The RNA shown here (transfer RNA) has 72 nucleotides and comes from Candidatus Micrarchaeum acidiphilum ARMAN-2. Rfam family: tRNA. The family's RNA type in Rfam is transfer RNA. From the family's description: Transfer RNA (tRNA) molecules are approximately 80 nucleotides in length. RNAcentral records the identical sequence in 2 taxa. The coordinates come from a structure-prediction model, not an experiment, and the mean pLDDT is 85. The RNAcentral record of the sequence draws on ENA and Rfam. Lineage of the source: Archaea > Microcaldota > Candidatus Micrarchaeia > Candidatus Micrarchaeum > Candidatus Micrarchaeum acidiphilum.
[in-house]
RNA sequence: GGGCUCUUAGCUCAGGAGUAGAGCGCCUCGUUCGCAACGAGGAGGCCGCGGGUGCGAAUCCCGCAGGGUCCA
Repeated sequence: GGGCUCUUAGCUCAGGAGUAGAGCGCCUCGUUCGCAACGAGGAGGCCGCGGGUGCGAAUCCCGCAGGGUCCA
């Protein structure tokens, strides 16, 4: 320098055009003498950044940045 791939909640990851979810974690309540476990509820992300297409973009296209991997 080039190819491929990844970037979404605190963490690990789904979702691949119609206004974002799960598990774990966190908070509250119930249960217990108390803790854990269990049950119920809740908070938390304008989807890495900038453009483009489109009625509509996390999703498609281009550029940039960062991580992984391969080639030189």